This is a predicted structure of a 275-nucleotide part of an RNA (large-subunit ribosomal RNA, domain VI) from Candidatus Methylomirabilis sp.
Its Rfam family is "Bacterial large subunit ribosomal RNA".
It was read from a public genome assembly.
Context: one part of a larger RNA
């Protein structure tokens, strides 16, 4: 902008489109049919897996410039003691969450339908044979289906329920045209998110638990400081599975920020009943 007879919110139909379609081993049947024997099955039933494809992070693991710890040189903080800055994140040793794979969970099925190479059935042209000329059966990992995701810009622009209106003024060329209001609904704006490059989506916005805060906690590093104790002292023990953290949970709680602002309809036909 358009979806021709107003605006709006869901919810769907499916014309079209796109992805998938894969290969193997062992096991039973059954050492059976078959073959003198070597050997060795069709049809069937189950089992594991390649490779590839979705999706998750419980588990394993890596990553984690949030975080915890030790640690070496240095500068400060007057000096011990403790602390902070730099030095690739100084180096190291671990490590939530949340991203990942080499982890974890699923997937390709059954099936129908119409074929092809083939194989038939009945059967004549041709007293006979013949799967084909009338007629009819079987038959493929290929074909249209099914399966899965987009899908009405499918201009043939579709259906369904739901909501709000159908008013007010002024023009004129008298059946159109500007404009008002501000309905139901949306947008900017704002707090925010398993959503996200940006836009979008999703959630909230005082009639509010949206984020922070505040309290607890899974988890995380691994016993803080300060005191006392033992040792001339490095250091060690007790206090103390401590102290910091806590991207995850969970509880409330308006303390803090969710201020503010805008757009948006009045149309067309027909019945039908009142006046």
């Nucleotide at each position: 902008c358009g979806u021709u007879a107003g605006g709006a919110u869901a919810u769907u139909u499916g014309a079209g489109g796109a992805a998938a379609u894969u290969c193997g081993u062992c096991u039973c049947u059954a050492g059976u049919a078959c073959g003198a024997a070597a050997g060795g099955a069709c049809c069937g039933a189950g089992a594991u897996g390649a490779a590839c494809g979705u999706g998750u992070c419980u588990c394993u693991g890596g990553u984690g410039u949030a975080c915890c710890u030790g640690u070496u040189c240095u500068u400060g903080c007057g000096c011990c003691a403790g602390c902070a800055g730099g030095a690739c994140u100084g180096c190291a040793g671990g490590g939530u969450a949340g991203c990942u794979a080499u982890a974890c969970a699923c997937g390709g099925a059954u099936g129908a339908g119409a074929u092809a190479a083939c194989c038939g059935c009945u059967g004549a042209a041709a007293g006979c044979a013949u799967c084909u000329a009338a007629g009819u059966g079987g038959g493929a990992a290929a074909c249209u289906c099914g399966u899965u995701c987009c899908a009405a810009g499918a201009u043939u622009a579709g259906a369904u329920a739901u909501c709000c209106a159908u008013g007010a003024a002024a023009a004129u060329u008298u059946a159109u045209u500007u404009u008002c209001u501000g309905a139901a609904g949306a947008u900017c704006c704002c707090g925010g998110g398993a959503a996200g490059a940006u836009c979008a989506c999703c959630c909230g916005g005082u009639u509010g638990a949206u984020a922070g805060u505040c309290u607890c906690u899974a988890g995380g590093u691994g016993u803080a400081a300060g005191c006392u104790c033992a040792g001339u002292a490095a250091u060690g023990a007790g206090u103390u599975c401590a102290g910091c953290c806590g991207a995850g949970g969970a509880g409330g709680u308006a303390c803090u920020a969710a201020u503010g602002a805008u757009c948006a309809a009045a149309u067309c036909c027909u019945u039908u009943u009142a006046u």
NCBI's taxonomy places the organism under Bacteria, Bacteria candidate phyla, Methylomirabilia (SeqCode), Methylomirabilaceae (SeqCode), Methylomirabilis (SeqCode). Model confidence (mean pLDDT): 85 of 100.